[in-house]
RNA sequence: GCCGAAGUAGCUCAGGGGUAGAGCAGCUCACUCGUAAUGAGCAGGUCCGGGGUUCAAAUCCCCGCUUCGGCU
Numbered sequence: 001g002c003c004g005a006a007g008u009a010g011c012u013c014a015g016g017g018g019u020a021g022a023g024c025a026g027c028u029c030a031c032u033c034g035u036a037a038u039g040a041g042c043a044g045g046u047c048c049g050g051g052g053u054u055c056a057a058a059u060c061c062c063c064g065c066u067u068c069g070g071c072u
Stems, first nucleotide, its partner, number of pairs: 001071007010024004018055001026042005048064005
């Protein structure tokens, strides 16, 4: 330099046009002599940045940035 993949909650990841979700972690409550475990609930997101298409974009297109892999 060229090609590909990935970027979404604190962490690991779903979601591929129509109100953004799960598991773990956190907080509260129940249970317990107490703790753990278990159960119920709550909170936590400008979906990497910018632009475009669209009535509507995390999702489609373009340009960047970062990370990983391959080729040279």
Model confidence (mean pLDDT): 83 of 100. This is a predicted structure of a 72-nucleotide RNA (transfer RNA) from a Caldisericia bacterium. Lineage of the source: Bacteria > Pseudomonadati > Caldisericota > Caldisericia. Rfam family: tRNA. By type it is a transfer RNA. From the family's description: Transfer RNA (tRNA) molecules are approximately 80 nucleotides in length.